Model confidence (mean pLDDT): 82 of 100. The part of an RNA shown here (large-subunit ribosomal RNA, domain I) has 523 nucleotides and comes from an uncultured Planctomycetaceae bacterium.
[in-house]
Context: one part of a larger RNA
């Protein structure tokens, strides 16, 4: 000085174990806000500080319902002071109170209706008052407006990534689509949407890389369709007095074309309803939520600190799911299954009553409507799975610019022949998408360097800011958390005691590194 090996020490692995996360099911809720939100400051306690609650009526005030014998929240005992069977603390439903900010608003935008009133007569902008409305916040899912880029082609422009990612605006509990100018083929379907399938098919593609549909079947949903404009009648108004225009009823709403106009004819009464199709609003009933209620059944010997273990004898069971109790408990204890229960307060696609709304046939003529700067056409762009292609259909900028049923539009360039629908107004639950939230379940999910960043937190720290941002779990069954003694300034240690065990608060279990001692070999 090296190796071994042993006892410490030191670190805090590994086991075991969960308060905490995750992830997926059904329900529910799907919104809070000028009646001040969400967030926040500050304060409130007998007491110094965090949590939590709460608001100068401040861990709380009033009613009403539940419920019991304890209670004055918790980090956190302990003192003080009080409350309560004349029902407290707790819980559930209603109400009051609820500083300062925050959209923050005495303002500002919008609509309506009245006064007022310039240049400038009439008016017209402005102004003023009244009422009502808005405004912000919120995960994620929606429609719209705009939009990359790395990437991918083994480069890289077309193309891909992707209309994704952000951005912006807005809305609902869904949104959006939606009652065929649609599909399809010589057969027919009958609004939309969403799943499955067709199908990695048919096609698009520097025919690179990739992108990628439909129609037809099968399900969800489901007695879902319906209302305007024109024609035509009435009626009011209007002023350029017109085959004029507005306004309100009434008529009417369709492709086997339908309406309207004349002519004729006929009458049952009956449908439907607050989500469309016209709106308000009651009440009862029945259910549901938001607090409870009551729920069967065992003892005993033995080991043991402690019985739920063995071992013996029993019962219950529409309850043998789960947890908890000193070890592993159907029958100790909270429960579980089955059953009941609301005063208030909300809620139902449920029922019924008030209520309230609404119809309808058939012929015949072809005189009248049948949604226009539209539909098509030219050019230039978007989208469609389709990158200009023989590119339709659909949207859009420019610029043109029909027709009215003897009409018009599609059937993927264009024509015919066939077939299919009726554009240029509007509305429409369901089935579909998520989940900040609440409920109950569940798990071949983490188990504390995992699982959420976060088991204790968006904290402590960092940064000027935008922001970035951690770690820290377990004594014990139960504090029974070492009373006395003696060394010591204390820190600690030796007795002694507590425990089933010192597991002694830097406390289950205690691994390596490291570190010291002791002994052994060896240089």
């Nucleotide at each position: 000085g090296g190796c071994g090996u042993g006892u410490g020490g030191g670190g805090g692995a590994u086991g075991u174990c969960u308060u905490g996360g995750c992830g997926c099911c059904a329900g529910a809720a799907g919104g809070c806000g000028a009646u001040g939100a969400a967030g926040g400051g500050c304060g409130u306690g007998g007491a110094a500080g965090g949590c939590u609650g709460c608001g100068a009526u401040a861990a709380g005030c009033c009613c009403g319902g539940g419920g019991a014998a304890g209670u004055u929240g918790u980090c956190a005992a302990a003192c003080g002071a009080g409350c309560g069977u004349u029902g407290a603390u707790c819980c559930c439903g209603g109400g009051a109170u609820c500083c300062c900010u925050g959209a923050a608003u005495g303002a500002c935008c919008g609509u309506a209706u009245g006064c007022u009133g310039a240049a400038u007569a009439c008016a017209u902008a402005g102004g003023c008052a009244u009422a009502c409305g808005g405004a912000g916040c919120g995960a994620a899912c929606g429609u719209g407006g705009g939009g990359a880029a790395c990437u991918g082609a083994a480069a890289c422009a077309u193309c891909u990534c992707a209309g994704u990612a952000c951005c912006c605006a807005u809305a609902g509990g869904a949104a959006g689509a939606g009652a065929a100018a649609g599909c399809a083929a010589u057969a027919g379907c009958g609004a939309c949407u969403u799943c499955c399938c067709u199908a990695g098919u048919a096609g698009c593609g520097g025919c690179g890389a990739g992108c990628g549909a439909a129609c037809a079947g099968g399900a969800a949903u489901a007695u879902a369709g319906c209302c305007c404009a024109a024609a035509c009648c009435g009626u009011c108004g209007g002023c350029u007095u017109g085959u004029c225009c507005g306004g309100c009823g009434g008529g009417g709403u369709u492709g086997u074309g339908g309406g309207g106009c004349u002519c004729a004819c006929a009458u049952a009464u009956g449908g439907a309803g607050u989500u469309a199709c016209a709106a308000a609003u009651c009440u009862g009933a029945c259910g549901g939520u938001u607090a409870g209620a009551g729920g069967a059944a065992u003892c005993u010997g033995c080991u043991g600190g402690a019985a739920u273990g063995c071992g013996g004898a029993a019962c219950c069971a529409u309850a043998g799911a789960a947890g908890g109790u000193g070890a592993a408990a159907g029958u100790c204890c909270u429960g579980u299954a089955g059953u009941c229960a609301a005063a208030a307060a909300c809620u139902g696609a449920u029922c019924a009553g008030a209520c309230u709304c609404c119809g309808u046939g058939a012929g015949a003529u072809a005189c009248c409507c049948c949604g226009a700067g539209u539909a098509g056409g030219g050019c230039c762009g978007g989208u469609c799975a389709c990158g200009u292609g023989a590119a339709a259909c659909c949207c859009g900028g420019c610029u043109u610019g029909a027709a009215u049923c003897c009409a018009g539009g599609a059937g993927g360039c264009c024509c015919a022949u066939c077939u299919c629908c009726u554009a240029a107004g509007g509305c429409u639950a369901a089935g579909u998408a998520c989940u900040c939230u609440c409920u109950g379940g569940c798990g071949a999910c983490c188990g504390a360097u995992a699982g959420u960043g976060a088991a204790a937190a968006g904290u402590a720290g960092c940064g000027c800011g935008a922001g970035c941002g951690a770690a820290c779990g377990a004594u014990g069954a139960a504090a029974a958390g070492c009373a006395c003694c003696c060394c010591g300034g204390a820190a600690g240690g030796g007795g002694a005691g507590u425990u089933a065990a010192a597991a002694g608060g830097a406390c289950c279990u205690g691994a390596a590194a490291c570190c010291a001692c002791a002994c052994g070999c060896u240089u």